RNAcentral holds the sequence, with entries from ENA.
A computed fold for a 72-nucleotide RNA from a Candidatus Woesearchaeota archaeon, annotated as transfer RNA.
Its mean pLDDT, the model's own confidence on a scale to 100, is 83.
The source organism's lineage runs through Archaea, Nanobdellati and Candidatus Woesearchaeota.
Rfam family: tRNA. By type it is a transfer RNA. Rfam describes the family as follows. Transfer RNA (tRNA) molecules are approximately 80 nucleotides in length.
[in-house]
Parts: sequence; structure tokens; C1' cells
RNA sequence: GAGCCCGUAGUUUAGUGGUAUAACGUCUCCUUGACGUGGAGAAGGUCGUCGGUUCGAAUCCGGCCGGGCUCA
Repeated sequence: GAGCCCGUAGUUUAGUGGUAUAACGUCUCCUUGACGUGGAGAAGGUCGUCGGUUCGAAUCCGGCCGGGCUCA
């Protein structure tokens, strides 16, 4: 330098055009003498970034940034 893949909550992750899902973690309450386990609930996401297409974009297209693999 060229090609391909990936980027979503603190971590891991679902999602294939119609207002983002789960697990772990965190917080509150119940349970316990206390901790843990268990039960109930809550908070937490500008979906890497900037544009484009569309009535509507995490999702489709392009640029850029970051990471990985392969080739030279």
C1' cells in the first nucleotide's frame, strides 16, 4: 500500500428498515443476628464518528477513526 471482517449499557451480547434485548455487574427493598444465596424492582445506551438514501436508519450506501486477519 491492497483486500476482508468487526465497533451496541461498566463487561459480554441479541438485532437484517418502524422509537434497543438479555446475562453478569451496580443501586434500592424483602428474606438473614450478619454476610452470602434466593425473591421483587430501578438506574444505566447521542448504537465509533461525519455525511447520504428513505416518511422512517443500530440496520442500506460513502468518507473518516479505532481494532483484528490475509496478501504484497